Context: one part of a larger RNA
RNA sequence: CUGGGCGUAAAGGGCGCGUAGGCGGUCCGGUAAGCGUGCGGUGAAAGCCCGGGGCUCAACUCCGGGUCGGCCGUGCGAACUGCGGGACUGGAGCGUAUCAGAGGCGGGCGGAAUUCCGGGUGUAGCGGUGGAAUGCGUAGAGAUCCGGAAGAACACCGGUGGCGAAGGCGGCCCGCUGGGAUACUUGCUGACGCUGAGGCGCGACAGCGUGGGGAGCAAACAGGAUUAGAUACCCUGGUAGUCCACGCCGUAAACGAUGGGCACUAGAUGCUUGGGGGAGCGACCCCCUGAGUGUCGGCGCUAACGCAUUAAGUGCCCCGCCUGGGGAGUACGGCCGCAAGGCUGAAACUC
Numbered sequence: 001c002u003g004g005g006c007g008u009a010a011a012g013g014g015c016g017c018g019u020a021g022g023c024g025g026u027c028c029g030g031u032a033a034g035c036g037u038g039c040g041g042u043g044a045a046a047g048c049c050c051g052g053g054g055c056u057c058a059a060c061u062c063c064g065g066g067u068c069g070g071c072c073g074u075g076c077g078a079a080c081u082g083c084g085g086g087a088c089u090g091g092a093g094c095g096u097a098u099c100a101g102a103g104g105c106g107g108g109c110g111g112a113a114u115u116c117c118g119g120g121u122g123u124a125g126c127g128g129u130g131g132a133a134u135g136c137g138u139a140g141a142g143a144u145c146c147g148g149a150a151g152a153a154c155a156c157c158g159g160u161g162g163c164g165a166a167g168g169c170g171g172c173c174c175g176c177u178g179g180g181a182u183a184c185u186u187g188c189u190g191a192c193g194c195u196g197a198g199g200c201g202c203g204a205c206a207g208c209g210u211g212g213g214g215a216g217c218a219a220a221c222a223g224g225a226u227u228a229g230a231u232a233c234c235c236u237g238g239u240a241g242u243c244c245a246c247g248c249c250g251u252a253a254a255c256g257a258u259g260g261g262c263a264c265u266a267g268a269u270g271c272u273u274g275g276g277g278g279a280g281c282g283a284c285c286c287c288c289u290g291a292g293u294g295u296c297g298g299c300g301c302u303a304a305c306g307c308a309u310u311a312a313g314u315g316c317c318c319c320g321c322c323u324g325g326g327g328a329g330u331a332c333g334g335c336c337g338c339a340a341g342g343c344u345g346a347a348a349c350u351c
Base pairs, nucleotide, nucleotide: 003323004322005321006320007305008304012319014202015201016200017199021195022194023193025088026087027086028085030083031082033081034080035077036076037075038074039073040072041071042070047067048066049065050064051063052062053061054060091192092189093188094187095184096183097182098181099180103177104176105175106174107173108172109171110154114150115149116148117147118146119145120144121143125136126135162169163168207248208247209246210245211244212243216242217241221237222236223235224234259318260317261316262315263314264313267296268295269294270293271292272291273290274289275288276287277286278285300307301306324351325350326349333344334343335342336341
């Protein structure tokens, strides 16, 4: 000496469940595989190092000592790790009692708006723009009133708010269902834990298959404008699609650009939601305590920006990933997919 890193420089897997594996709380006694120590064996010679000798020196060579990263056997030791035994309750889980919530799935219902259809009133415009035109309208539009149909989305509440592992979730009601928090006479189990290569599942939008649906919006497309041109921006239309069912796809600036778990390390203040106490008529007020979610800030950290008990601080455990730019997330091969493509993933060459 036996690497350094991953918020923004290259680098956290999109997210979860979990297999192997790695790692693992407190106490007692046992064992002795790891571990320590003693002894024995082996570690051929040469070589290497030290000392000395022989060729005039050296290379070379001879003698002595040491070394030879180790391995094996055996005795002893028992702090730590392991193993097997017993016990414990703080980790983990369960129970009981409450609580909040756009968590998920299914069904039903509602009003506003929009478009279309029918009818009434009514007459020459409407629409659209920077200005226009295409377009619509005397076969009666637009406006206005009544009735009907359809599909999609749920104004206000709404939040700097809540829930979910992530993607994501928002009208109201009902049914089924997942997760979480707090308190407890601390009631039960008694380390049952953490992580997680493979694996399995979930996974926005767009896209694909089959069938349905189609109001509004709107890739493509058509027309009108603009312009030197205008395969755009603006306008009039408009098909896939957007919606539903089932089956695929498996990606993303899937972002906190920050993997998960546990412990420790000043505070201040807001919000959400529990529990307890004081005072009180009280829901108001004051204080304590938990879970979550924000802002500010100290130590510390950081290249700086900033982070700062929701760490990017201090440590331990496990996984993923990085190792100059381009070539390239390409080629080839493999696996997956109906396809689109996805996953894995180079090199030559070049700077």
A computed fold for a 351-nucleotide part of an RNA from an uncultured bacterium, annotated as small-subunit ribosomal RNA, central domain. The prediction has a mean pLDDT of 90. The full RNA is in RNAcentral, with records from ENA and SILVA. Its Rfam family is "Bacterial small subunit ribosomal RNA".